Small-subunit ribosomal RNA, central domain from a metagenome, 354 nucleotides, folded computationally. It matches the Rfam family "Bacterial small subunit ribosomal RNA". Gene Ontology terms of the family: structural constituent of ribosome and ribosome. Model confidence (mean pLDDT): 89 of 100. The RNAcentral record of the full RNA draws on SILVA.
[in-house]
Context: one part of a larger RNA
RNA sequence: UUGGGCCUAAAGCGUCCGUAGCCGGUCUCGCAAAUCUUCUGUGAAAUCAUUUCGCUUAACGUAAUGAAUGGCAGAAAACACUACGAGACUAGGAACCGGGAUGGGCAAGAGGUAUUUCUGGGGUAGCGGUAAAAUGUUAUAAUCCCAGAAGGACCACCUGUGGCGAAGGCGUCUUGCUAGAACGGUUUCGACGGUGAGGGACGAAAGCUAGGGGAGCGAUCCGGAUUAGAUACCCGAGUAGUCCUAGCUGUAAACGCUGCGAGCAAGGUGUUGCGCAUUCUUCGUGAAUGCGCAGUAUCGAAGAGAAGUCGUUAAGCUCGCCGCCUGGGAAGUAUAGUCGCAAGACCGAAACUU
Numbered sequence: 001u002u003g004g005g006c007c008u009a010a011a012g013c014g015u016c017c018g019u020a021g022c023c024g025g026u027c028u029c030g031c032a033a034a035u036c037u038u039c040u041g042u043g044a045a046a047u048c049a050u051u052u053c054g055c056u057u058a059a060c061g062u063a064a065u066g067a068a069u070g071g072c073a074g075a076a077a078a079c080a081c082u083a084c085g086a087g088a089c090u091a092g093g094a095a096c097c098g099g100g101a102u103g104g105g106c107a108a109g110a111g112g113u114a115u116u117u118c119u120g121g122g123g124u125a126g127c128g129g130u131a132a133a134a135u136g137u138u139a140u141a142a143u144c145c146c147a148g149a150a151g152g153a154c155c156a157c158c159u160g161u162g163g164c165g166a167a168g169g170c171g172u173c174u175u176g177c178u179a180g181a182a183c184g185g186u187u188u189c190g191a192c193g194g195u196g197a198g199g200g201a202c203g204a205a206a207g208c209u210a211g212g213g214g215a216g217c218g219a220u221c222c223g224g225a226u227u228a229g230a231u232a233c234c235c236g237a238g239u240a241g242u243c244c245u246a247g248c249u250g251u252a253a254a255c256g257c258u259g260c261g262a263g264c265a266a267g268g269u270g271u272u273g274c275g276c277a278u279u280c281u282u283c284g285u286g287a288a289u290g291c292g293c294a295g296u297a298u299c300g301a302a303g304a305g306a307a308g309u310c311g312u313u314a315a316g317c318u319c320g321c322c323g324c325c326u327g328g329g330a331a332g333u334a335u336a337g338u339c340g341c342a343a344g345a346c347c348g349a350a351a352c353u354u
Base pairs, nucleotide, nucleotide: 004325005324006323007308008307012322014202015201016200017199021195022194023193025089026088027087028086029085030084033082035078037076038075039074040073041072042071048066049065050064051063053061054060092192093189094188095187096185097184098183104178105177106176107175108174109173110172111155112154116150117149118148119147120146121145122144126137127136163170164169207248208247209246210245211244212243216242217241222236223235224234259321260320261319262318263317264316267299268298269297270296271295272294273293274292275291276290277289278288279287280286303310304309327354328353329352337346338345339344
């Protein structure tokens, strides 16, 4: 390279947007670039095939005829597909309208229980902690009970293989601003689309910079135990941090270990949202049943798979585009480069070994 793969064996970028590129719905007309057909020229000889001839034969050689020669150039002709030009369409896509659903995001305000501390009152000898203890705390009155205040963090029940979001993620209430999706429509545009190398944006936790804040929890550190030891597990303290504001970092078992989009291809059951129909109704933004669309789960025919399993939310049957893999170790190391305040991130070998 051809080829084969990427749930679990190596392999899907953490996620999305999007440039170039690649790919692209239905119909008609045109053109004839591409494509196909025919012809002409060219495509040396040797080689190859058939026949003839020459060496005794053969190999070998000679001659004639033929075949073959990816291709290139020119001239005609064809028009299904592709490209291109023109026109039209509505099944893709987008816009608009309508009433609903939602922990989607941002900001401001309000609230709730509990922990802690403080103040006042009551009250008296222990409290706390453990497998058992001790460190700790307490006659400067603790623990406990009642009332009040302060402050920070969090948001029980509802809570649900329930919802929303591209992913990370999102949960008290109210208001404002704002994004997206689903459903319904006898509305509009008319292929405007798909993917996406580079590029850009977002991106848990921890960490970093500056300034605040600090109730609880709590790396590090310090005690007490345990133990042969105990740099741990258990206990008492407790710094950074956890919280807020403005920046940086850019990584995770960032997982469905499963890239995105489209079509085709049995069903059963649950659940969420919207719509339609019927029945019930306390007439309400109500309930039940069935149907349709969209999501989310579970079981499963065919099929797939090495199996586990997957199975209309595919890992089935196909198409388009991107990313990635090629024995184990050395190694996500070294080096160079880019980025970063740093920590480090991205890119990423080889010798050698097996």